Description
This is a predicted complex of two RNAs, RNase P RNA and transfer RNA, with 447 nucleotides together. Rfam match: Bacterial RNase P class A. Rfam classes the family as a ribozyme. Its mean pLDDT, the model's own confidence on a scale to 100, is 76.

RNA sequence: GCGGAUGGCUGGAUGGCUGCGGGCCGUUACCGGCCCGAGGAAAGUCCGGACUCCACAAAGCACGGUGCCGGGUAACACCCGGCGGGGGUAACCCCAGGGAAAGCGCCACAGAGAACAGACGGCCAUGCAUGCAUGGUCACGGUGAAACGGUGGGGUAAGAGCCCACCGCGCGACUGGUAACAGAAGCGGCACGGCAAGCCCCACCGGGAGCAAUGCCAAAUAGGGACCGCGCGCCGUAAGGCGGGGAUGCUUGAACCCCAGCAGGUCCGGGUUGGCAGCGAGAGGGUGUCUGGUAACAGGCAUUCUAGAUGAAUGGUCAUCUCGGGCGGUGUCAUGCCGCCCAGACAGAAUCCGGCUUACAGGCCAUCCGCGCAA
RNA sequence: UGGGAUGUAGCCAAGUGGUAAGGCAACUGUUUUUGGUACAGUGUAUCGCAGGUUCGAAUCCUGCCAUCCCAG
Numbered sequence: 001g002c003g004g005a006u007g008g009c010u011g012g013a014u015g016g017c018u019g020c021g022g023g024c025c026g027u028u029a030c031c032g033g034c035c036c037g038a039g040g041a042a043a044g045u046c047c048g049g050a051c052u053c054c055a056c057a058a059a060g061c062a063c064g065g066u067g068c069c070g071g072g073u074a075a076c077a078c079c080c081g082g083c084g085g086g087g088g089u090a091a092c093c094c095c096a097g098g099g100a101a102a103g104c105g106c107c108a109c110a111g112a113g114a115a116c117a118g119a120c121g122g123c124c125a126u127g128c129a130u131g132c133a134u135g136g137u138c139a140c141g142g143u144g145a146a147a148c149g150g151u152g153g154g155g156u157a158a159g160a161g162c163c164c165a166c167c168g169c170g171c172g173a174c175u176g177g178u179a180a181c182a183g184a185a186g187c188g189g190c191a192c193g194g195c196a197a198g199c200c201c202c203a204c205c206g207g208g209a210g211c212a213a214u215g216c217c218a219a220a221u222a223g224g225g226a227c228c229g230c231g232c233g234c235c236g237u238a239a240g241g242c243g244g245g246g247a248u249g250c251u252u253g254a255a256c257c258c259c260a261g262c263a264g265g266u267c268c269g270g271g272u273u274g275g276c277a278g279c280g281a282g283a284g285g286g287u288g289u290c291u292g293g294u295a296a297c298a299g300g301c302a303u304u305c306u307a308g309a310u311g312a313a314u315g316g317u318c319a320u321c322u323c324g325g326g327c328g329g330u331g332u333c334a335u336g337c338c339g340c341c342c343a344g345a346c347a348g349a350a351u352c353c354g355g356c357u358u359a360c361a362g363g364c365c366a367u368c369c370g371c372g373c374a375a
Numbered sequence: 376u377g378g379g380a381u382g383u384a385g386c387c388a389a390g391u392g393g394u395a396a397g398g399c400a401a402c403u404g405u406u407u408u409u410g411g412u413a414c415a416g417u418g419u420a421u422c423g424c425a426g427g428u429u430c431g432a433a434u435c436c437u438g439c440c441a442u443c444c445c446a447g
Base pairs, nucleotide, nucleotide: 001371002370003369004368005367006366007365008364009363010362012321013320014319015318016317017316018315020037021036022035023034024033025032026031039346043357044356046355047354048353049352050351051210052209053208054207058252059251060250061249063206064205065204066203067202068082069081070080071079072078083097084095085094086093087092098201099200103199104198105195106194107193120141121140122137123136124135125134126133127132128131149167150166151165152164153163154162169188170187171186174183175182176181214277215276216275217274224268225267226266227265228264229262233242234241235240243259244258245257246256284305285304286303287302288301289300290299291298292297323344324342325341326340327339328338329337330336376446377445378444379443380442381441382440385399386398387397393430401417402416403415404414405413423439424438425437426436427435
């Protein structure tokens, strides 16, 4: 200098005039002053929760989710570290990573044959005879994505783990490691493909609905209609019992609550579409620093932090500065200077928080790998 | 806010792991004075986009885009 990889930050600022939302103060009212006012993704709604309600929430079923080991976290399908596998020269990146010997299923076409299959070409032996028949064989060749281990040697009529050595595969004392796992004496048949992002099996986790949840006030209408249960009745000497409803998937248990001339429950229909709370001061966040830890992160100290709308606010205009880009001129070995134009990517809270995924013009910083050159 | 579907040629629309049916329209030829009808034949598809699993994906999985429906 070129190419590549990983992580992080930013993605405008100031002032005047004017137009908005909220809070506080002053003012008889009108009005005035001060302070604050979108994002790294506010997005997708993919996960986990906080919170609210279903009276409490135990067991089972159905359904759904996760899937190597350890740690972090309120929790998670998230994050960190490691193990194993794959890609890459490397830095690094990716993995839906338990089980194929519980069972079922699929592997088209081609090919002789696709799971404990197979006799095509070929090779060998015998017989007749120039081409057939019988038997043996799959080492070589062919088909295919994949052919029931590979290389070398021995052996054989020709061959084959038939035998041997090494590799591969399976089991593995012992050693290291918290563990996944790694190494490994020795033994073994030298027989056992792939797909579970096919159904499935195993282990662990999960009640449901959601701020349009929920609660209060005011007002209005049809204090409407139908059905169920208690009562009546039955059992019992009597006390008492026999019923309905009560988690937002279903069943069951314990125990509790409500109801019975009740609006207790279920269904249909009608009215209300108004106001207030929920509504933001936190499982808090940011910044700086110390301790522990490989890290994620945890703890301590200091300091700082009010957007809250409800058809939905934060805009417009002028001027200046700044990052970057474009055009023109000029100058230097190189860095530059002057004038003009353009704020210029993705994009707007709606209960809140922790993540993931997707979109993004431009600019900046740090570390690492490879190649080339110079000193 | 919550839930559920669809996307295949110009149009309609099958296909559910083995390389994309059928119909209409379009084009060509025959017949006819000409057209239409009829008959014969022909082409047009990276299956919404991008990745992944697999020997192989329209089909299975993940993310994204567009359109539609239901409840409130």